Description:
Bacterial large signal recognition particle RNA from a Miltoncostaeaceae bacterium, 267 nucleotides, folded computationally. RNAcentral holds the sequence, with entries from ENA. Rfam family: Bacterial large signal recognition particle RNA. The family's RNA type in Rfam is non-coding RNA gene. It is recorded under the gene name ffs.
[in-house]
RNA sequence: CCGUGCUAGGCGGGGAGCUAGCGGUGCCCUCUACCCGCAAUCCGCUACAGCGGGGCUGAAUCCCCACCCGAGGGGCAACUGACAGAGAGAGGGGCGCGGGCAAAGCGGCGUUGAAGGCGAGGUCCCAUUCGGUGGGCGACCGCGAACCAGGUCAGGUCCGGAAGGAAGCAGCCUUAAGCGGAUCCGCUCACGCGCAGUGGGGCUCCCUCGCCCGAGCAGGCGGCCCGGGCCACCCUGUGCGCAGGAGUUUCGACGGUGGGUGCACGG
Numbered sequence: 001c002c003g004u005g006c007u008a009g010g011c012g013g014g015g016a017g018c019u020a021g022c023g024g025u026g027c028c029c030u031c032u033a034c035c036c037g038c039a040a041u042c043c044g045c046u047a048c049a050g051c052g053g054g055g056c057u058g059a060a061u062c063c064c065c066a067c068c069c070g071a072g073g074g075g076c077a078a079c080u081g082a083c084a085g086a087g088a089g090a091g092g093g094g095c096g097c098g099g100g101c102a103a104a105g106c107g108g109c110g111u112u113g114a115a116g117g118c119g120a121g122g123u124c125c126c127a128u129u130c131g132g133u134g135g136g137c138g139a140c141c142g143c144g145a146a147c148c149a150g151g152u153c154a155g156g157u158c159c160g161g162a163a164g165g166a167a168g169c170a171g172c173c174u175u176a177a178g179c180g181g182a183u184c185c186g187c188u189c190a191c192g193c194g195c196a197g198u199g200g201g202g203c204u205c206c207c208u209c210g211c212c213c214g215a216g217c218a219g220g221c222g223g224c225c226c227g228g229g230c231c232a233c234c235c236u237g238u239g240c241g242c243a244g245g246a247g248u249u250u251c252g253a254c255g256g257u258g259g260g261u262g263c264a265c266g267g
Base pairs, nucleotide, nucleotide: 001267002266003265004264005263006262009057010056011055012030013029014028015027020046021045022044023043024042034054035053036052037051038050063260064259065258066257067256068255072251073250074249075248076247079244080243081242083241089235091234092233093231094230095229097227098226099225100224101223105221106220108217109216116212117211118210119209120208121207122206124201125200126199127198128197129196130194131193132191133190134189135188136187137186138185140181141180142179143178149174150173151172152171157166158165159164
């Protein structure tokens, strides 16, 4: 060096997750890579490896190690947002409120007389009259006393010789207190009453009328300014979450380069 037969090894690996930790089932990446059974409120372990059974290959394209490349996954993260929540603010916007300006916009009043001036009256206050309403009293009507109210008092009683007289029950008539009715009349008291009257006071805010004068008056809408309230539409800012995410960091399949790894027999 060649041949034959074997053995170690290999017949996929990785990320996140789970877990004390690890491997596997499930998810994802790589991309082709033996078969069967088992496994998520799971299975098997504490190991160069999931457990059990079977098969193939086999010392190199295939096994092992280092480096490079790098699919993909994870962490942190400036920043971003037609996302979701809360707040109510330096500003804009919307809707009310209060005050002021303005009569070059709209509308209204005004030569059938504005504003202003003068006069009178009202409105306001006090007193009072009248009326109204309500209460009370009187007057009116009715009822109304076993005896202690009146009149008349049968019968009966008493006095008297008699004539006659006296008290007096029931009945009848009348009336007092009181009760009830009526609301025409009188008196009196009161008033959340009055297109009413009289007297006095007061005022020029308002209203009416008359006179003078002769053209303005007036903030209803719109406009401007100031103050304050509500809404949370825009914008800005704040903090929490969610999503994306420059960058950075970590693991890293596939692939590439370099190196490493047996035993027996025969020639």